The prediction has a mean pLDDT of 78. Lysine riboswitch aptamer from a bovine gut metagenome, 153 nucleotides, folded computationally. RNAcentral holds the sequence, with entries from MGnify.
[in-house]
RNA sequence: GAUAGAGGCGCGCCCGAGAUGAUUACCGCACACACAAUGCUGCCGGAGCAGUGCGGGAAAGGCAGAGGCGCCGAAGCGGAGGACCCGGCAAGUCCUUUGGCUGGCGGUGCGGAGAAUAUCCGUAACGUUGUCGCAGAGAUGCGGAGAGCUAUC
Repeated sequence: GAUAGAGGCGCGCCCGAGAUGAUUACCGCACACACAAUGCUGCCGGAGCAGUGCGGGAAAGGCAGAGGCGCCGAAGCGGAGGACCCGGCAAGUCCUUUGGCUGGCGGUGCGGAGAAUAUCCGUAACGUUGUCGCAGAGAUGCGGAGAGCUAUC
């Protein structure tokens, strides 16, 4: 370097009844006001909108049993560049790129995303698990990281 393989509540994707979203958006009717100080539209600017009652009434993103597919840097996050909404900022989504970080999983704390009590992401210590190294007769202890480990060539 090539090929094959292992970890386990392992990883990603697809489908998906249904719940949430929703006393919502929006539409119709009636009454009221016709002004925008103030409030709302993530923030600033611009621009726009605005009350009450009755009737009708969604969707997207996120979740989702079972099942299916592809896999074992699986993947996630961060950095850089680009696209998307009137200008700027923040956030979000998508695309490209980058060995910058993380071995996997779990609940907890904190932070972030989210309409959210859901769910997801990051992180810390803890627990657990696989693996390699060191010590040990062993039990076990300590340490490391996937740029790793095992087998074959």